Notes:
Predicted 3D model of a 349-nucleotide part of an RNA (small-subunit ribosomal RNA, central domain) from Candidatus Photodesmus anomalopis. The full RNA is in RNAcentral, with records from ENA and SILVA.
[in-house]
Context: one part of a larger RNA
RNA sequence: CUGGGCGUAAAGCGCAUGUAGGUGGUUCGAUAAGUUAGAUGUGAAAGCCCGGGGCUUAACCUCGGAACUGCAUUUAAAACUGUCAGACUAGAGUACUAUAGAGGGGGGUGGAAUUUCAGGUGUAGCGGUGAAAUGCGUAGAGAUCUGAAGGAAUACCAGUGGCGAAGGCGACCCCCUGGAUAGAUACUGACACUCAGAUGCGAAAGCGUGGGGAGCAAACAGGAUUAGAUACCCUGGUAGUCCAUGCCGUAAACGAUGUCUACUUGGAGGUUGUGGCCUUGAGCUGUAGCUUUCGUAGUUAACGCGUUAAGUAGACCGCCUGGGGAGUACGGUCGCAAGAUUAAAACUC
Repeated sequence: CUGGGCGUAAAGCGCAUGUAGGUGGUUCGAUAAGUUAGAUGUGAAAGCCCGGGGCUUAACCUCGGAACUGCAUUUAAAACUGUCAGACUAGAGUACUAUAGAGGGGGGUGGAAUUUCAGGUGUAGCGGUGAAAUGCGUAGAGAUCUGAAGGAAUACCAGUGGCGAAGGCGACCCCCUGGAUAGAUACUGACACUCAGAUGCGAAAGCGUGGGGAGCAAACAGGAUUAGAUACCCUGGUAGUCCAUGCCGUAAACGAUGUCUACUUGGAGGUUGUGGCCUUGAGCUGUAGCUUUCGUAGUUAACGCGUUAAGUAGACCGCCUGGGGAGUACGGUCGCAAGAUUAAAACUC
């Protein structure tokens, strides 16, 4: 390489948009590029292969054939693929009417609690732990009442509930805005799928500038514990956590499961629509979307998966190829930096 694979053994890019490329619904006609068949030419000789012959045999030599799976020209076929022209509606999309939702961005407004400050009452402790101590407190703490300030988070509702491509999203109100689903029609007429490069989004931490800072809290300090204790526990506490803006581009970014399409017994739920039936009920029965759990066939090394597949197939992309060295070195690209990305070899088992 061929191949075989990718939930857990090595292996699905964190997620999306999308270019080139690859692939592509039904039908009529044309064409003949691919495809198929025939013919002609060519495919040097030697060699290989087959059958003869010559050296006593063999190697070797020699004659004939086959082969040279290819290319070109030409004649024909028209099923399939392609191309051209026309038609269709089952894929895809648009319009209409509804529905649910922590989907996103901006602005505003609440209540509970913590902390701090001011004031009142009041007196000796408070706090903390396994036990203590550091710490706070007679300069009046803690407790309790009133008022004020400020920041952050939004109890209950809350749910294997919902929404979002993923990251993620949770008080209430307003403005702007994306997507999804259902229903009954109408319209466009293959407009589709996937996607190397590319582009955008992307938790936390971290970085730049300017704000903010209640609580929490890396670092740091002290008290304990201990043989020691650069920890676990306690008292403090700065970056940070928050906002605006610009970077970073990584996570067990997980369903460790790429996207799209079709097909294949079922049970029990959740959630969001919509229809029918009557005995209007916490009713019965259809249908469509999402979602949880158990399981048939099948599959799997097993565990398990099982119409939301890891089953049966197709299209396209990504990735893997013994362990260590190593996701490292060097070089390139990106970044302010931290570093990210691409990515070896020697050597060794």